Source information: This is a predicted structure of a 74-nucleotide RNA (transfer RNA) from an uncultured Lachnospiraceae bacterium. Its mean pLDDT, the model's own confidence on a scale to 100, is 81. Rfam family: tRNA. Gene Ontology term of the family: triplet codon-amino acid adaptor activity. Rfam describes the family as follows. Transfer RNA (tRNA) molecules are approximately 80 nucleotides in length. It was read from a public genome assembly.

RNA sequence: GUUCUCGUAGCUCAGCAGGAUAGAGCGGCCGCCUCCUAAGCGGCAGGUCGGAGGUUCGAAUCCUCUCGGGAACG
Numbered sequence: 001g002u003u004c005u006c007g008u009a010g011c012u013c014a015g016c017a018g019g020a021u022a023g024a025g026c027g028g029c030c031g032c033c034u035c036c037u038a039a040g041c042g043g044c045a046g047g048u049c050g051g052a053g054g055u056u057c058g059a060a061u062c063c064u065c066u067c068g069g070g071a072a073c074g
Stems, first nucleotide, its partner, number of pairs: 001073007010026004019057001028044005050066005
């Protein structure tokens, strides 16, 4: 330098042939239970989906550029 791949909540990830309020587990906070803790149960908060632009009535999802991690080739 070329090509491919990953980037979504504090962490690990799902969702990616465009469409309903963007989700799960763990973690955090509150409550129930308990003599207390843990476990268990219920609830709540937390995201401009790496960034910018474009296509579209509508984009996490498609296109272009770009940033960061990884891989292959040269």